[in-house]
Context: one part of a larger RNA
RNA sequence: CUGGGCGUAAAGGGCGCGUAGGCGGUUUUUUUAGUCAGAUGUGAAAGCCCGGGGCUUAACCCCGGAAGUGCAUCUGAUACUGGAUAACUUGAGUAUGGGAGAGGGAAGUGGAAUUCCUGGUGUAGCGGUGAAAUGCGUAGAUAUCAGGAGGAACACCGGUGGCGAAGGCGACUUCCUGGACCAAUACUGACGCUGAGGCGCGAAGGCGUGGGGAGCAAACAGGAUUAGAUACCCUGGUAGUCCACGCAGUAAACGGUGAUCACUAGGUGUAGCCGGUAUUGACCCCUGCUGUGCCGGAGCUAACGCAUUAAGUGAUCCGCCUGGGGAGUACGGCCACAAGGUUAAAACUC
Numbered sequence: 001c002u003g004g005g006c007g008u009a010a011a012g013g014g015c016g017c018g019u020a021g022g023c024g025g026u027u028u029u030u031u032u033a034g035u036c037a038g039a040u041g042u043g044a045a046a047g048c049c050c051g052g053g054g055c056u057u058a059a060c061c062c063c064g065g066a067a068g069u070g071c072a073u074c075u076g077a078u079a080c081u082g083g084a085u086a087a088c089u090u091g092a093g094u095a096u097g098g099g100a101g102a103g104g105g106a107a108g109u110g111g112a113a114u115u116c117c118u119g120g121u122g123u124a125g126c127g128g129u130g131a132a133a134u135g136c137g138u139a140g141a142u143a144u145c146a147g148g149a150g151g152a153a154c155a156c157c158g159g160u161g162g163c164g165a166a167g168g169c170g171a172c173u174u175c176c177u178g179g180a181c182c183a184a185u186a187c188u189g190a191c192g193c194u195g196a197g198g199c200g201c202g203a204a205g206g207c208g209u210g211g212g213g214a215g216c217a218a219a220c221a222g223g224a225u226u227a228g229a230u231a232c233c234c235u236g237g238u239a240g241u242c243c244a245c246g247c248a249g250u251a252a253a254c255g256g257u258g259a260u261c262a263c264u265a266g267g268u269g270u271a272g273c274c275g276g277u278a279u280u281g282a283c284c285c286c287u288g289c290u291g292u293g294c295c296g297g298a299g300c301u302a303a304c305g306c307a308u309u310a311a312g313u314g315a316u317c318c319g320c321c322u323g324g325g326g327a328g329u330a331c332g333g334c335c336a337c338a339a340g341g342u343u344a345a346a347a348c349u350c
Stems, first nucleotide, its partner, number of pairs: 004321003007304002012318001014201004021194003025088003029084003033081002035077008049065006091191001092188004096183003103177007110154001115149007125136002162169002206247006215241002220236004258317006266295008275286002299306002323350003332343004
């Protein structure tokens, strides 16, 4: 390579948009490029294979034949694929009307709590722990009341509830804005799927500049514990955490499960929307679509388990794997302010 694989054994790209490419619905006519059939030419000799012959045999050698996936030309076939043409509506999309949502961005507002400041009351403790101590407090703390400042986060509602491509999103109001869903018609007429490169988004931590800084808290200091204790516990505490702009581009970025389409028993919750039935009305009940859970059959699986939200049965496209260590390392390239990221070996060894 072929073949086989990727939930947990090695293996799904963190996620999207999308270029090239690959693949692609139904019908008509046409072309005959692919495809298929036949013919002709070519496919050197030697070798391989078959038949025969020559060295006493064999190896070896000689003669004849066959074969030669291939290429070219000609003739024919027209189902399928491709090209062209005309049409279609079921794929895809647009228009109309609805309701749901922590989807995104900006501005403003609110209450609880912590801390700090000022003032009042009040007096000897407070705090902390397994027990303590460091620490705070007679310069009046802790506690309590009133007022003020400031930052960060939004209790209850809250729910295997919702939204988003993923990361993620949770107080309230307003403005701007994306997507999905449902219903009924009308319209466009394959406009589709995937997607190497590319471009964009991307938790936490980190970096740059300027702000901000209540609480928490790497580093650091002290107190304990201990044989030691560069820890776990305690008292403090700076970066950071927050905001603006820029960089970085990684995670157990996980459902450890790529995207899209079709098909294949059910049962039971829940969220959104419609229809039917019922009713004074709201529920209830039946049905459909979309999402999200649990249980379970066939089937699959090494087992665990998955099971219409597939890990079942098929199709298309992309990514990835090939014994452990060395190593996601070295070197080189590219990117970055740096930290580092990305691409990515070998010797050697078991």
About this RNA:
This is a predicted structure of a 350-nucleotide part of an RNA (small-subunit ribosomal RNA, central domain) from a metagenome. The RNAcentral record of the full RNA draws on SILVA. The coordinates come from a structure-prediction model, not an experiment, and the mean pLDDT is 88.